RNA sequence: AGAGUUUGAUCCUGGCUCAGGAUGAACGCUGGCGGCGUGCUUAACACAUGCAAGUCGAACGGGAAAUAUUUCAUUGAGACUUCGGUGGAUUUGAUCUAUUUCUAGUGGCGGACGGGUGAGUAACGCGUGGGUAACCUGCCUUAUACAGGGGGAUAACAGUCAGAAAUGGCCGCUAAUACCGCAUAAGCGCACAGAGCUGCAUGGCUCAGUGUGAAAAACUCCGGUGGUAUGAGAUGGACCCGCGUCUGAUUAGGUAGUUGGUGGGGUAACGGCCUACCAAGCCGACGAUCAGUAGCCGACCUGAGAGGGUGACCGGCCACAUUGGGACUGAGACACGGCCCAAACUCCUACGGGAGGCAGCAGUGGGGAAUAUUGCACAAUGGGGGAAACCCUGAUGCAGCGACGCCGCGUGAGCGAUGAAGUAUUUCGGUAUGUAAAGCUCUAUCAGCAGGGAAGAAAAUGACGGUACCUGACUAAGAAGCCCCGGCUAACUACGUGCCAGCAGCCGCGGUAAUACGUAGGGGGCAAGCGUUAUCUGGAUUUUCUGGGUGUAAAGGGAGCGUAGACGGCAUGGCAAGCCAGAUGUGAAAGCCCGGGGCUCUACCCCGGGAGUACAUUCGGAACCGUCAGGGUAGAGUGUCGGAGAGGAAAGGGGAAUUCAUAGUGUAGCGGUGAAAUGUGUAGAUAUUUGGAGGAACACCAGUGGGGAAGAGGGCUUUCUGGAGGAUGAGUCACGUUGAGGCUCGAAAGAGUGGGGAGCAAACACGAUUAGAUACGAUAGUAGUGCAGUCCGUACACGAUGAAUACUAGGUGUCGUGUGGCAAAGCCAUUCGGUGCCGCAGCAAACGCAACAAGUAUUCCACCUGGGGAGUACGUUCGCAAGAAUGAAACUCAAAGGAAUAGACGGGGACCCGCACAACCGGUGGAGCAUGUGGUUUAAUUAGAAGCAACGCGAAGAACCUUCCUUGGUCUUGACAUCCCUCUGACCGCUCUUUAAUCGGAGCUUUCCUUCGGGACAGAGGAGACAGGUGGUGCAUGGUUGUCGUCAGCUCGUGUCGUGAGAUGUUGGGUUAAGUCCCGCAACGAGCGCAACCCCUAUCUUUAGUACCCAGCAUUUUGGAUGGGCACUCUAGAGAGACUGCCACGGAUAACCUGGAGGAAGGUGGGGAUGACGUCAAAUCAUCAUGCCCCUUAUGCCCAGGGCUACACACGUGCUACAAUGGCGUAAACAAGGGGAAGCCACCCCGCGAGGGGGAGCAAAUCCCAAAAAUCACGUCUCAGUUCGGAUUGUAGUCUGCAACUCGCCCCCAUGAAGUUGGAAUCGCUAGUAAUCGCGUAUCAGCAUGUCGCGGUGAAUACGUUCCCGGGUCUUGCACUCACCGCCCGUCA
Repeated sequence: AGAGUUUGAUCCUGGCUCAGGAUGAACGCUGGCGGCGUGCUUAACACAUGCAAGUCGAACGGGAAAUAUUUCAUUGAGACUUCGGUGGAUUUGAUCUAUUUCUAGUGGCGGACGGGUGAGUAACGCGUGGGUAACCUGCCUUAUACAGGGGGAUAACAGUCAGAAAUGGCCGCUAAUACCGCAUAAGCGCACAGAGCUGCAUGGCUCAGUGUGAAAAACUCCGGUGGUAUGAGAUGGACCCGCGUCUGAUUAGGUAGUUGGUGGGGUAACGGCCUACCAAGCCGACGAUCAGUAGCCGACCUGAGAGGGUGACCGGCCACAUUGGGACUGAGACACGGCCCAAACUCCUACGGGAGGCAGCAGUGGGGAAUAUUGCACAAUGGGGGAAACCCUGAUGCAGCGACGCCGCGUGAGCGAUGAAGUAUUUCGGUAUGUAAAGCUCUAUCAGCAGGGAAGAAAAUGACGGUACCUGACUAAGAAGCCCCGGCUAACUACGUGCCAGCAGCCGCGGUAAUACGUAGGGGGCAAGCGUUAUCUGGAUUUUCUGGGUGUAAAGGGAGCGUAGACGGCAUGGCAAGCCAGAUGUGAAAGCCCGGGGCUCUACCCCGGGAGUACAUUCGGAACCGUCAGGGUAGAGUGUCGGAGAGGAAAGGGGAAUUCAUAGUGUAGCGGUGAAAUGUGUAGAUAUUUGGAGGAACACCAGUGGGGAAGAGGGCUUUCUGGAGGAUGAGUCACGUUGAGGCUCGAAAGAGUGGGGAGCAAACACGAUUAGAUACGAUAGUAGUGCAGUCCGUACACGAUGAAUACUAGGUGUCGUGUGGCAAAGCCAUUCGGUGCCGCAGCAAACGCAACAAGUAUUCCACCUGGGGAGUACGUUCGCAAGAAUGAAACUCAAAGGAAUAGACGGGGACCCGCACAACCGGUGGAGCAUGUGGUUUAAUUAGAAGCAACGCGAAGAACCUUCCUUGGUCUUGACAUCCCUCUGACCGCUCUUUAAUCGGAGCUUUCCUUCGGGACAGAGGAGACAGGUGGUGCAUGGUUGUCGUCAGCUCGUGUCGUGAGAUGUUGGGUUAAGUCCCGCAACGAGCGCAACCCCUAUCUUUAGUACCCAGCAUUUUGGAUGGGCACUCUAGAGAGACUGCCACGGAUAACCUGGAGGAAGGUGGGGAUGACGUCAAAUCAUCAUGCCCCUUAUGCCCAGGGCUACACACGUGCUACAAUGGCGUAAACAAGGGGAAGCCACCCCGCGAGGGGGAGCAAAUCCCAAAAAUCACGUCUCAGUUCGGAUUGUAGUCUGCAACUCGCCCCCAUGAAGUUGGAAUCGCUAGUAAUCGCGUAUCAGCAUGUCGCGGUGAAUACGUUCCCGGGUCUUGCACUCACCGCCCGUCA
């Protein structure tokens, strides 16, 4: 510090999302130790149990206990005894005195602190700074003075009664530091009337006088402690004030003790705090009232800051204590663990009545995603009481639980390569995990064990705690997980899955090769934690103060006038609220920052300093702003003068046109449309003529001309009237600008009232169009449109541009009024005001704006903050209504949008081309047959190809084979390849058997080399690696091919322009078959295409002359047959030739075009090969190759039979015809290009024929196939389903082949179907072409109407580019880019 996401790409606008930090957190997985912190955010929900506020006997009377003493009574052991007793250990009780302890009650102090919670509260509650001359203050400190003498009660207690209890009643006794008078007393309080000083006001202070009022308590250890009064201080509180303190106007008016006054009351004190009377005020757009939400702050989190959010822990203040109300006591409360009343709830009860309040500490239930122990101690710090000892203290100090947070430490360190094993992956070579492990050598922090052992305590006293810490021995042992790996964002592979399962913060991933799902290996990040969720802030300059915008992205009010407000021209002099500067006080502590210090370090803690941007007081300043005063004239306004104008209102008159009614002429239609019909007309229309009625609108002039604030305004005249501009410079002297609310104006439509109504015309009607047509076009036609007066208040009310002022290059029009000059119907220069165009700087995302700014500045107003929902709902205001104004939310999407770019597209435009149309010729579509496809059928009818660009296509040839399909039968290392082991010597061949056949069974025959080990080769058997697959995927691929299209296009380098995508070049003017060439040009060059180079063909030359040829010569059986000859034809090598080269016209003196000459050929001579960048996920895994997946006694291999040849039907491509331009018969001519040895076959014989039997030649310019046929000549047929046509069928045959039934071709005889020129529609062709006629080849044993070639005969037509189809270039529009077979709206399901 940014990033992702709108698009094919771009630049903007704009939202969404992410990376950071934080938390009283929760959840998931995991979890070694310690320190310091922290822990009910939800139900201010309900609470069992224990504890949390007592203390003082040195205030008091009493009670109890203990010890000791006094007296008396009682018991009476051991011992002694004269047995009578002595004696008194011992027991019990009463009593006196003393001491000590405990204590219910009276009394004092404290329970108003400490602790908890945040419900309420939008408030002087809090914060900050002030005020009290309007106040109080127990305990404490200090000062002065005092404490004399009396009185009457009452709890406790005793008795009695009531009650279940809580508790209460009655009677009796008693004390005090409890209570009450009296005395004393001022410098204390109050009242009265004075004097002085002083304050901002009410007032305050001091002095003297008179009157009046109020005190006390004792205890003692004799040291003291306590008491009363009055001052002062300190502390704590109370009240008042300035400023600050959330949201909503879809809450605009609120308020009767309300606002003020007087008297009175009340309070510590001021005050409507309360009360009586009087007045009618008070608050509010600077937001009252109402509603919602909320404890406030120091601070905490975030941020560069300004800000935004929060108010846990710690600290200050406030409020509350089950809910509501109330007071009492007291220095202090309207009182958490006090009282009374009411309410709800819970508990006890004898049913009559009582008791209680965890938002104290623990703890329980409940709620919830969620928050701890019914612990120890008063040792420390602090608090209450006490003279003190001491007692109390869930405040507090500690411990326990929780990774809840922050901080620290550890889980080992060094060496260690054959880079072990395992795992993962692999192109099988390796690579990764990885010095990682093992192994060797060390160390001991933490934990564990043992020993010692603190500080915290100032003499004693230590809960924590045998804790922190120190030492010793011992073992690498006891201690690592979580998330992520498509981009943002660091980190990649394999397998599984197959739009399933799933992931996802945003974009998005998954439909069989997923770096995005799940698992594994590897990697990245953090680490005792890691992720997720929630919330806040940042990024977000995305509410913009710092720091945004409003022509088109969201956004200028329809326009004006004007109130409040905001802002405001020149110079001078005062004042000092704002402003600037100095000083002082405050801004608690903690926190933050800086510097030190203490725990081993850190977190944490301690000390010092700083900061805290703020408030108050005070000494100054006077530029700015404000204010006061008097000036000035440039802003503004007034006056005077002459001009411009569809500015407004009212009245009057005018002509053209439409319509209507009357009359005349006149006759059959008129009208309307793309075409019609409805309509109108013989009862006389339309047309035409005369005069008439009525309403509305004003042609030409007329102009990006003028006027008006906008809406808007157009014939002429008159009246009334507003505003602007120019000139002048006489008055005023800042009087100005803007303008929330408010008021006024405001097109059309609409509403109500009255009058009017020619034309036009919603609605309605009819006739058309159409699939429908509630539309467009037609005929009629009512509201309405026009007028008067009244409402409505909206529009693309637009320049999509608020108003005002100033400044900032120019050029050129036009309107209005001036000024100056000149040679003056005019021209030139120029000022002011209006209105246009072009253009610089500047601005802008671009388009564009550009003195009439969207530039540079200032002032004021209005408005915007993603799209949809929605200008909708609710509420309110306005309206007669229609509706208008104001104006949300839930929910939903990741975009919506602006400008520009390149394409594609358009029933947009311009230009051009093509058998594209047109013109001509011949076909298809109808028939029969052939062939291919679909469909159907079938055990199977294998499979592919599907608009053009599949369909006589792959297939240049399915009887078996082919062959993939089907039925049945075999084989399993296999029909085929490589490797290994064993055996045999062959293999081949032959015979027999079995079978539908393969398979299977049996027999015969039978190698080479050698170092004698064996090897080569072949066969058989065996084990496994593997073979094999016409199985899948052409949407994983290579290669090949089709198509647009032989169309003229497709690009690049450098430069230039543009923020950029891109543009330019390649566009423009001509021209061409062509981006072919020329010219011009911010382009200059280049590449792939075009053309040319290649092949065939048309002419000639030359070389060569056999199996070709024969002009001349000779021979001849008359056949180039022979001699001979290369002259010709021909063959096949090499050359020539054609290039707009020449001439003329046109064109721009160009390119080029048109015509001509010459020439075999003329403007690419004709044909072929040749196919740019790319498009169609086009076709092909079944030519071949190949990734992945699948099968492996089968989806592989072999064999036999069948099928691919089926047949209600549909389509494509062909053949043959329908006949006389013909059929048939007889006779006679003329080719080219091919093929031939498992071949072509002359010739002869046989057969009607297909063919058969003999048999010569020829590996071919020699021989053969081989007859060319249309044609021509003659004859016949005579328009018929025929002497046309030949399908179909019957019978008899030939050939090929192992085999002709399914399922071949051909032949003879017989049979003789449909068909008489073909609907809609559609195909080919521009010259040796169409049409027509035969011939040949490949495949092939045989099988062609197909395919590929060859020649023979040989036309017609093209005016032309309007239209159909396809293509190219330029331009324009665009919401398309999967690109119009697009996108998208509505209805229905």
Notes: Predicted 3D model of a 1389-nucleotide RNA (small-subunit ribosomal RNA) from an uncultured bacterium. RNAcentral holds the sequence, with entries from ENA, Greengenes and SILVA. Model confidence (mean pLDDT): 85 of 100.